[in-house]
RNA sequence: CAACUAAACAAAGCAUUCGCUCAUAUAAUCGCAGGAAUAGGGCCUGCAAGUUUCUACCGAAUGACCGUAAAUCAUUUGACUAUGAGUGAGCAGUGGAAGGGC
Numbered sequence: 001c002a003a004c005u006a007a008a009c010a011a012a013g014c015a016u017u018c019g020c021u022c023a024u025a026u027a028a029u030c031g032c033a034g035g036a037a038u039a040g041g042g043c044c045u046g047c048a049a050g051u052u053u054c055u056a057c058c059g060a061a062u063g064a065c066c067g068u069a070a071a072u073c074a075u076u077u078g079a080c081u082a083u084g085a086g087u088g089a090g091c092a093g094u095g096g097a098a099g100g101g102c
Stems, first nucleotide, its partner, number of pairs: 017089009026056001029049001031047005041066002050057001058078007
């Protein structure tokens, strides 16, 4: 191995990404309406409630139940979203050290 400090004005620019964990909310829950299926079936659409809350409100498995009718139920497991707190990698800036060149 290069530019310092202070003040004023003007213009332009200014990277900040991707995850993971935890907490809270919500129980991935619940009330209806219309339609649909029928033991190889048990769904579809819409409205509302629930959150100091936007969104979402489903999938799968297992079991029960319904003797053909209009109605499903239980358990297990798996998310997204909102907010907050951590954390990892990446990027940028700065400082230091080592090495190298002159």